[in-house]
A computed fold for a 329-nucleotide part of an RNA from a marine eukaryotic metagenome, annotated as large-subunit ribosomal RNA, domain IV. The coordinates come from a structure-prediction model, not an experiment, and the mean pLDDT is 84. The RNAcentral record of the full RNA draws on MGnify.

Context: one part of a larger RNA
RNA sequence: CUAGCUAAGGGAAUUCGACACAUUAGCCCCGUACCUUAGGUAUAAGGGGUCCCUGCGGUUGUUAGCUUAUGUUAGCAAUUACAGGGUGCAAUUACAAAGAGGGUCCGACUGUUUAACAAAAACUUAGCCUUCUGCCAGCCUGCAAAGGUGUGUAUAGAAGGUGACGUCUGCCCAGUGCCUGCACUUUAAACUCCUUUCCAAGGGAGCUAAGAACAGGUAAACGGCGGGGGUAACUAUAACUCUCUUAAGGUAGCGAAAUGCCUUGCCGUUUAAUUGACGGCCAGCAUGAAUGGCGUAACGAGAUCCUCGUUGUCCCUAACUAGAACUCU
Repeated sequence: CUAGCUAAGGGAAUUCGACACAUUAGCCCCGUACCUUAGGUAUAAGGGGUCCCUGCGGUUGUUAGCUUAUGUUAGCAAUUACAGGGUGCAAUUACAAAGAGGGUCCGACUGUUUAACAAAAACUUAGCCUUCUGCCAGCCUGCAAAGGUGUGUAUAGAAGGUGACGUCUGCCCAGUGCCUGCACUUUAAACUCCUUUCCAAGGGAGCUAAGAACAGGUAAACGGCGGGGGUAACUAUAACUCUCUUAAGGUAGCGAAAUGCCUUGCCGUUUAAUUGACGGCCAGCAUGAAUGGCGUAACGAGAUCCUCGUUGUCCCUAACUAGAACUCU
């Protein structure tokens, strides 16, 4: 050094962090909170028992006797309640076998993933929404023939977004998309007509598709959602008001947040002491509603904080067991 084992007293003082170790553990009995989608949470938590012998009962099966009533007695087998006694430090004595509880964040859940540094809050999911499609459909593969979806038919198929459930989902169509319309405008080739004395090439005019332009619609399409001044009989603040300006000026919610620069914001709780955690506040550098907002029981090898238990993580090291390096022979 590697792998073990044990440690008085203390018990996380260690450390980014209880990482690692230790604790707990099976079965039987009792008992079990908050919350809740009433199913759960739950083996919640917490407590007692567990081996051997004896006694006395219960239940079940079966056999036999007495007896004939639906009984009683006895034996054997299985199982079980209670009581007494015994042994050891210790009775699930080995093996095997949950540490527990509480707060917050994220994701509803089971599931999937970077074979060999990432298992997650990422992906998926049921549910919700939008778009296309009436079938020789739409979408996809193919130069084509043809094929898949599908020998399916809108309760279907394809594409996209969101992501259980509860409660909601505000305003903006100016920009960029998409859809619809289109009196007029613009406009290619072809075609028609004219033309340089004929022809060729060229020139001009007319007609005209899609597109553009124009007019509408559409945000669970891509996206976006202001500034300055004044004002209430202490102060402060501003329900109120003036003004510039926009397509519209951020609604409900939530908020120093997985988002807050300043920032260790301010107040409270937790500690002897806290850049932590939780609760509250709101001036939000730069929150915000299916790019979903806010809640949420259950679930999680997810993130974070706290408490109890436990311990060589530590105070502070030591002894032992088995190997190895190494040294000597």